Context: one part of a larger RNA
């Protein structure tokens, strides 16, 4: 050496565990910010450093509820207070809030220098210090005020919770737009209006009260689902691409203006017209309305803060932001270190949800079920004050019914629809209409016939998402798994930068964390003590396998 069997060492799998993840349901909330945020420097403790808290009033001031005995964070210890005259601790208003940072008095290599006015304090005087204030742009108001006479442009001043920044890597609108792929190559097409980027807003956005559909019937804003249907088409009719009506459902709500026309008031000049501004009118397709006659009506009515007009106030009930109260074995006896295991015997239960307690407790804690409650705040509703508020018929002669518009050539986009027979619908250039005997649309395009009335504007609900807060949940993970991160992680470390980015959980029921003794310079160790266990001794539950020894023993 090599095999075997005992028994270590190293290493750190497995097994159990779970403090942190992941995924989702219900309900809230859906915004913060020149009254200085988000995000951070730098500071504050009786004792180093750092997390957390909080700002020179710096581990906290102040009030107003809860709550009841210990408290001064993590976090031991020591020192030194506080506290039934009610601390700590929980909620609800307020106060303070260095410096940076949209940062805004200039400026700057953020967390720094260096000023103006005004008051204050301070010095003999300068200095210093302390409080306010001083950025641009907008809007209104107001005062001047060129070229140049009125004017204008400019300027100044005052006001103003007006703007700027942040975010939730989601969700919306709009502007802008790839290529990889597929077509078994590839150019038209796909991917895809996807990613991406810019720019805005809201708790939602967008859209939205027919110039819609439909088809001899008829429906009546919009938006979402389901179905219609891979239909009808569209497509080097390749690859793909794909409606819509109609029917079921979810929610449902309607308004406002422009004109004609009157009326007041400005302006202007051609002196009886023509624009402005306020106000009334009016707002529709069986066309309406202006205008002209006539009829009822001024409150026992109807509405209303979400649009149709707009500010509040008061009162309630609920809801939320703390809590409160809460049954029933300290039952016997056996193992054990320890009962909540077993075995006997009771009990509550609107409460056998869960979690702790030395192993597995309904009745030991904390709690659950059920009742119960708020000075203050915020929120939903109701109600009461409060606000507002005319409609109709007849008549047809005049006026009005959104113009560089709509249509049309050309070019393009967009529509499931790739120029197609190509209409709807947007946009760019070039022309360019009609006012109800009008005018658009029904998929070229005439006719006829239906349907609507374009070129202004405003709208809750049903929808989409979820950084946040609450409660809960699971045939989701269990530490190479789950977030990257269960431990002070976006941290340590890389990188000039963008940016890339780890590792790293478990003593025990309690620290009882080894008091004294011996070896030793230490470290480690040997006794002795806790403990159930120390081959649980902090390098610490279990403790595989590679790998290194020791002792036996067989072989060589």
């Nucleotide at each position: 050496a090599g095999c075997a069997c005992a028994c270590g060492g190293a290493g750190g799998a497995u097994g159990c565990c779970u403090a942190g993840g992941c995924g989702c349901u219900a309900g809230g909330a859906g915004u913060c910010g020149a009254c200085g945020a988000a995000g951070g420097a730098c500071g504050u403790g009786g004792c180093g450093a750092a997390c957390a808290a909080c700002g020179a009033a710096a581990u906290g001031c102040u009030u107003c509820g809860g709550g009841g005995a210990g408290c001064u964070g993590u976090a031991a210890g020591c020192a030194a207070g506080c506290u039934u005259u009610g601390a700590u601790c929980c909620g609800g208003g307020g106060a303070u809030g260095u410096c940076c940072g949209a940062a805004u008095g200039g400026g700057g290599a953020a967390a720094c220098c260096c000023g103006g006015c005004u008051g204050g304090u301070g010095u003999a005087a300068u200095a210093g210090c302390c409080a306010g204030u001083c950025a641009c742009u907008c809007a209104c108001a107001u005062c001047u005020g060129a070229a140049u006479a009125c004017a204008u442009a400019g300027g100044g001043u005052g006001u103003g919770a007006a703007g700027a920044g942040a975010c939730a890597g989601a969700c919306g609108a709009g502007g802008g737009g790839a290529a990889c792929u597929g077509a078994a190559a590839c150019a038209u097409c796909u991917a895809a209006g996807u990613a991406c980027c810019c720019u805005c807003a809201g708790g939602a956005a967008g859209a939205g009260a027919a110039a819609a559909c439909a088809a001899a019937a008829g429906u009546g804003a919009u938006u979402c689902c389901g179905u219609c249907a891979g239909u009808a088409g569209c497509g080097g009719c390749g690859a793909g691409c794909g409606a819509a009506a109609g029917c079921g459902g979810a929610a449902u709500a309607g308004c406002c203006u422009a004109a004609a026309c009157c009326a007041a008031u400005c302006a202007g000049c051609u002196u009886g017209c023509u624009g402005g501004u306020u106000g009334g009118g009016g707002u529709u397709g069986u066309g309406g309305g202006a205008c002209g006659u006539c009829u009822c009506a001024c409150a026992u009515g109807g509405a209303g803060u979400u649009a149709c007009a707009a500010a509040g106030g008061a009162a309630c009930c609920g809801a939320u932001u703390a809590a409160a109260c809460g049954a029933a074995g300290a039952g016997g006896u056996c193992u054990g270190g320890a009962a909540a295991g077993g075995c006997c015997c009771g009990c509550c239960a609107u409460a056998g949800a869960a979690g702790g307690u030395a192993a597995a407790a309904g009745c030991c804690c904390u709690g659950u079920a059920a009742u119960u409650g708020a000075a203050a705040g915020u929120c939903u509703g109701u109600u009461c004050u409060c606000u507002c508020c005319g409609a109709g018929a007849c008549g047809g002669a005049u006026c009005c019914c959104g113009a560089g518009u709509a249509g049309u050539g050309c070019g393009g986009g967009g529509c499931a629809c790739g120029u197609g027979a190509a209409a709807u619908c947007c946009c760019g250039u070039a022309u360019g209409a009609a006012u109800c005997c009008g005018c658009c649309a029904g998929g070229a395009c005439c006719a006829u016939c239906u349907g609507g009335u374009a070129a202004g504007g405003c709208u809750a609900a049903a929808u989409a998402c979820u950084a946040c807060c609450u409660a809960g949940c699971g045939a989701c993970c269990g530490a190479u798994a789950g977030u990257g991160a269960a431990g002070c992680a976006g941290u340590a470390c890389c990188g000039u930068g963008a940016g890339g980015g780890a590792a790293a959980g478990g003593u025990g029921a309690a620290a009882a964390g080894c008091a004294c003794c011996c070896c030793g310079g230490g470290a480690g160790g040997g006794g002795a003590g806790u403990g159930a266990a120390a081959u649980a001794g902090a390098a610490c539950c279990u403790g595989a396998a590679a790998c290194c020894g020791u002792g036996u023993g067989c072989u060589u």

Description:
This is a predicted structure of a 556-nucleotide part of an RNA (large-subunit ribosomal RNA, domain I) from Paenibacillus selenitireducens. Rfam family: Bacterial large subunit ribosomal RNA. Rfam links the family to the GO terms ribosome and structural constituent of ribosome. Taxonomically the source falls in Paenibacillus (Bacteria, Bacilli, Caryophanales, Paenibacillaceae). The coordinates come from a structure-prediction model, not an experiment, and the mean pLDDT is 85.